SAM-I/IV (S-adenosyl methionine) riboswitch aptamer from a soil metagenome, 94 nucleotides, folded computationally. The model forms 100% of the base pairs in the Rfam consensus. The coordinates come from a structure-prediction model, not an experiment, and the mean pLDDT is 81. Rfam family: SAM-I/IV (S-adenosyl methionine) riboswitch aptamer. For this family Rfam cites "The aptamer core of SAM-IV riboswitches mimics the ligand-binding site of SAM-I riboswitches" (Weinberg et al., RNA, 2008). Rfam links the family to the GO terms regulation of gene expression and S-adenosylmethionine metabolic process.
RNA sequence: GCAUCAAGAGAAGGGCUGACGCCCUCGCCAACCUGCCUUCCCGGGCAAGGUGGAUCCCGAAAAGGGGAUGCGGCCAGUCGGCAACGAAACGGGU
Numbered sequence: 001g002c003a004u005c006a007a008g009a010g011a012a013g014g015g016c017u018g019a020c021g022c023c024c025u026c027g028c029c030a031a032c033c034u035g036c037c038u039u040c041c042c043g044g045g046c047a048a049g050g051u052g053g054a055u056c057c058c059g060a061a062a063a064g065g066g067g068a069u070g071c072g073g074c075c076a077g078u079c080g081g082c083a084a085c086g087a088a089a090c091g092g093g094u
Stems, first nucleotide, its partner, number of pairs: 001071005010026001012025005028053002032050003035046003040093004056066003073082003
């Protein structure tokens, strides 16, 4: 700087704390980035890799302000190299 904060998702197990709450594990949600579904583009899809989240705050408010998240990861950091599912759905263009 750009985008989003509409919807969605545990009354689980363990640890700490006087409490609020925090941490760990497992499960769950979600297409923001990468990847895959197709050679490429558009749309759509897939929780695999990287993040994030499990119902943001003030305000009467669709005003405004604040805050948060994302804009891949690892090795090497000169060139370059590596992993990314047994999932998925394909449609149009070329």